[in-house]
RNA sequence: CCGUGCUAAGUGGGGAGGUAGCGGUUCCCUGUACUUGCAAGCCGCUUAGGCAAGACCGAAUCCCUCUGCUGAGGGUAACAUUUUGUGAGGCCUGACCUUGACACGUAGUGUUGAGAAGACGGUCCGAGUCAAUAUAAGCCCAUGAAGCAUGUCAGGUCCGGAAGGAAGCAGCAUUAAGUGGUCACUUAUAUGUGGCUGGGGCAGCCGUCUUUGAGCUGUCGACCAAGGUUCCGCUUGUGACUGUUAAACGAAGCAGAGGUGCACGG
Numbered sequence: 001c002c003g004u005g006c007u008a009a010g011u012g013g014g015g016a017g018g019u020a021g022c023g024g025u026u027c028c029c030u031g032u033a034c035u036u037g038c039a040a041g042c043c044g045c046u047u048a049g050g051c052a053a054g055a056c057c058g059a060a061u062c063c064c065u066c067u068g069c070u071g072a073g074g075g076u077a078a079c080a081u082u083u084u085g086u087g088a089g090g091c092c093u094g095a096c097c098u099u100g101a102c103a104c105g106u107a108g109u110g111u112u113g114a115g116a117a118g119a120c121g122g123u124c125c126g127a128g129u130c131a132a133u134a135u136a137a138g139c140c141c142a143u144g145a146a147g148c149a150u151g152u153c154a155g156g157u158c159c160g161g162a163a164g165g166a167a168g169c170a171g172c173a174u175u176a177a178g179u180g181g182u183c184a185c186u187u188a189u190a191u192g193u194g195g196c197u198g199g200g201g202c203a204g205c206c207g208u209c210u211u212u213g214a215g216c217u218g219u220c221g222a223c224c225a226a227g228g229u230u231c232c233g234c235u236u237g238u239g240a241c242u243g244u245u246a247a248a249c250g251a252a253g254c255a256g257a258g259g260u261g262c263a264c265g266g
Base pairs, nucleotide, nucleotide: 001266002265003264004263005262006261010056011055012030013029014028015027016026020046021045022044023043024042034054035053036052037051038050063259064258065257066256067255068254069253070252073249076246077245078244079243080242083240084239085238086237087236088235089234094232095229096228097227098226099225100224104221105220107217108216109215115212116211117210118209119208120207121206122205123204124200125199127197128196129195130194131193132191133190134189135188136187137186138185140181141180142179143178149174150173151172152171157166158165159164
């Protein structure tokens, strides 16, 4: 150097999640890459880190390591805009509500006289008097004696020789307590009641008169002030979505440099 046989390795990897950690099962990416069984209130292991059973290839284009470039992808952090969830605030301006002030607009009213000033009267207070209303009682009417009212008492009863006398049921009449009614009259009490007389008071309001002569009221809006509410706007805290940036991880691709056996025969 050539040939034959065999072995290590290889027959996918990464991110998230999970775990003390590693690998797998799960989700995602890359892209093609042996088979079967196990596994999420999990499975198998321990830095040489899936386990178990088989299959293929096989020491190099193929297995392993390093360097450079490109780089899918997911997660993390920071920032920002739009949209959005949720908690809080009531300083701010808006929103909504209440009140005050003003008299700019508006509305009403006003020379058929606003407003103001003055006078008088009323409203108000207390006194007197008359009424009204309500209630109660009296008066009046009716009824009312089946517990023992009064009068008259037929019949009957009793006393008496007789004349005569006595008690008295029913009936009739009347009446007490009580019950119902009338509301004319009388009395008492009360009052969201009215009239009259004289007195007081008169802040406000109402009416009339006199003087003056153009405003007055404050409906709604604006401005101003005070207060309240927190659905919304606003501010603020914390999330979601989206975008940008950063540092790591990083499949895969390209380029380059290296490393890795055993036996036998010629």

A computed fold for a 266-nucleotide RNA from Macrococcus equipercicus, annotated as Bacterial large signal recognition particle RNA. It matches the Rfam family "Bacterial large signal recognition particle RNA". Rfam describes the family as follows. The signal recognition particle (SRP) is a universally conserved ribonucleoprotein involved in the co-translational targeting of proteins to membranes. A source record names the gene ffs.